Annotation:
Model confidence (mean pLDDT): 86 of 100. The part of an RNA shown here (large-subunit ribosomal RNA, domain IV) has 344 nucleotides and comes from Pyrinomonas methylaliphatogenes.
[in-house]
Context: one part of a larger RNA
RNA sequence: CCCUCGUUCAGGAACUCGGCAAACUGGCCCCGUAACUUCGGGAGAAGGGGUGCCCCGGUAGGGUCUUCGGGCCCGAGGGGGUCGCAGUGAAAGGUCCCAGGCGACUGUUUACUAAAAACACAGGUCUCCGCAAACUCGUAAAGAGGAUGUAUGGGGGGCUGACGCCUGCCCAAUGCCGGAAGGUUAAAGGGAAGGGUUAGCCGCAAGGCGAAGCCCUGAACUGAAGCCCCGGUGAAUGGCGGCCGUAACUAUGACGGUCCUAAGGUAGCGAAAUUCCUUGUCGGGUAAGUUCCGACCUGCACGAAUGGCGUAACGAUCUGGGAGCUGUCUUAACGAGGGGCACA
Repeated sequence: CCCUCGUUCAGGAACUCGGCAAACUGGCCCCGUAACUUCGGGAGAAGGGGUGCCCCGGUAGGGUCUUCGGGCCCGAGGGGGUCGCAGUGAAAGGUCCCAGGCGACUGUUUACUAAAAACACAGGUCUCCGCAAACUCGUAAAGAGGAUGUAUGGGGGGCUGACGCCUGCCCAAUGCCGGAAGGUUAAAGGGAAGGGUUAGCCGCAAGGCGAAGCCCUGAACUGAAGCCCCGGUGAAUGGCGGCCGUAACUAUGACGGUCCUAAGGUAGCGAAAUUCCUUGUCGGGUAAGUUCCGACCUGCACGAAUGGCGUAACGAUCUGGGAGCUGUCUUAACGAGGGGCACA
């Protein structure tokens, strides 16, 4: 000097990103206990008091056994006394409160840097499936699961995520569902027409024409789904405007005009896990507050099951504040064990 511990004057978070770490609290009995609340909780809330030993007396009372005489076990409360600084005398066992974000909750997760606000969840809703079900595995198979189930906790899939109050507008695009008149459209059918070959014919020849058969192309026409088309559908993928003017101070604009759109963001919330400008402005808390809480609304770029806003309880969650407590600190000291180094 390092590690692991113990104690500490005065102060008590001044430390620090942050009370990280440590300390405080701690058992049992009694008193007492707020807001809020889904009436269960919150709650061991908080906050207090007691606690040893001896005697009255193993008392009141209770249990059990009983030969009804009593025996054994448990034993509060009260009175009196007594010792120590200290009586759950050592050891062991909650620190608490206020406010907010997120997630309802118990659960699950990155085996070996993340336990969470992520996943799941009960509940909600949409959709598919009539059974050789949908769906999944499998070589386009056999076969298997689904299920020895059968459409109200039946099965599969998607989204949301207890509960409460709610969930607005747009079907133009994309998807899905339905429709079938018309357009387009494959194989196939069809076989107009063209070509090859050559018996034959013409020609002095070169060559020309060319039936049947065989072969190669091949138009019209017929021809399904799909697409185009016509409708529906948002707890389907998704989307939810701009400019100008206007009220008897000013400011603001209920009101008007105009352009565009499928429709122009409703309720609620809002500098938010979302706010760039921004440490916005005001209020609270502090002597002093980029954080925090309450408001405002100018929402760069919230918003309604990629759910919106609330919410008791819950959380090794995150944020701000307070009480207590402390070597975190002012500021360090001493001690114990172990290590290192030095000397012997």